Transfer RNA from a Candidatus Saganbacteria bacterium, 73 nucleotides, folded computationally. RNAcentral holds the sequence, with entries from ENA. Its mean pLDDT, the model's own confidence on a scale to 100, is 82. Rfam family: tRNA. By type it is a transfer RNA. From the family's description: Transfer RNA (tRNA) molecules are approximately 80 nucleotides in length.
RNA sequence: GGGGCCGUAGUUCAGCUGGGAGAACGCCCCGAUGAAAUCGGGGAGGUCAGGGGUUCAACUCCCCUCGGCUCCA
Numbered sequence: 001g002g003g004g005c006c007g008u009a010g011u012u013c014a015g016c017u018g019g020g021a022g023a024a025c026g027c028c029c030c031g032a033u034g035a036a037a038u039c040g041g042g043g044a045g046g047u048c049a050g051g052g053g054u055u056c057a058a059c060u061c062c063c064c065u066c067g068g069c070u071c072c073a
Base pairs, nucleotide, nucleotide: 001072002071003070004069005068006067007066010025011024012023013022019056027043028042029041030040031039032038049065050064051063052062053061
């Protein structure tokens, strides 16, 4: 330098035939217990890596950039 895969909540990830942003764990509150562990209920938390384009509408499609892994040289 070139090819491929990936970047979504604090963490690990799902979601893509374009229309609701989600799960588990963690965090906060409440209840059960004498108190914990634990279980149950509720809640907060996201510029979907960044910018541009297409579209009525983009996490999802196209282009560029940045970062990670990997292969070739």